[in-house]
Annotation
Predicted 3D model of a 73-nucleotide RNA (transfer RNA) from a Clostridiales bacterium. Rfam family: tRNA. It is annotated as a transfer RNA. Rfam links the family to the GO term triplet codon-amino acid adaptor activity. The coordinates come from a structure-prediction model, not an experiment, and the mean pLDDT is 80.
Order: sequence, then structure tokens, then C1' cells
RNA sequence: GCGCCUGUAGCUCAGCGGAUAGAGCGUUCGGUUCCGAACCGAUAGGUCGCAGGUUCAAGUCCUGUCGGGCGUG
Repeated sequence: GCGCCUGUAGCUCAGCGGAUAGAGCGUUCGGUUCCGAACCGAUAGGUCGCAGGUUCAAGUCCUGUCGGGCGUG
């Protein structure tokens, strides 16, 4: 250089073109406890990498670009 995969919450990841974008762990608050751990209840946290395009409607499809991974000359 070329090909393929990938980017969604602090972390690991779900998410048929249509719902208010979700789960687990973690954070914070509370319950429980003599104090913790565990357990239970609740809470906050997202410009879906970025920029365009298609569509009535895009996290999802298309193009470009940036980051990461794998393969290959």
C1' cells in the first nucleotide's frame, strides 16, 4: 500500500430501518449489619468515533475520513 473485521454509558457488550437507545459490572444514595463484605431497593451517566448521503423515518443502509484489530504484497 491492499483486503477484511471493529468503534454504542467509566468498563465489557446487546440493539429486524420506526418505541423514551438498553443489559451486566462499576458510581452515588438508601435498607440490612456493632462495622464491613454479601444481599435488597433506588439514582446519575450517551452529540451511538467524525463528516456527508439515501429515506417519511438511520445506532442500523451507502460514501468519505479517523482510531483499533487481523491478514497479505